[in-house]
RNA sequence: UGUCCCACCUCGGGGUGCCUGGAUUUGUACGGAUCCGGCUGAGAUGCAAAUGCGGACCCGUUGAACCUGAACCGACUAACAUCGGCGGAGGGAAGGUUCGGGAUCAUCAC
Numbered sequence: 001u002g003u004c005c006c007a008c009c010u011c012g013g014g015g016u017g018c019c020u021g022g023a024u025u026u027g028u029a030c031g032g033a034u035c036c037g038g039c040u041g042a043g044a045u046g047c048a049a050a051u052g053c054g055g056a057c058c059c060g061u062u063g064a065a066c067c068u069g070a071a072c073c074g075a076c077u078a079a080c081a082u083c084g085g086c087g088g089a090g091g092g093a094a095g096g097u098u099c100g101g102g103a104u105c106a107u108c109a110c
Stems, first nucleotide, its partner, number of pairs: 001106002003103004007097004011060004017039003021036006045054003066091003072085004
């Protein structure tokens, strides 16, 4: 000096569901809407102009964060979620810090 890992800074990407319970409202009822409460998860949030702007969380090419496939398949659940398959399928958002720390090997100089 290079390489790798961590950390930090700036910028960017993404998702935000379900109802076994209660109340209110609409309506003849089924049903719908809103609120409380509950479930899972890292994350289910605030305002509103409701395809937006923030916050938190996760992820940024070493890319399973997230999207398509998918109104998919299996486990589990009241239900979604979650886990696994799908997936050696496809897409998907990056730069810096040599006066940040560490590791290891290579090269160069003394």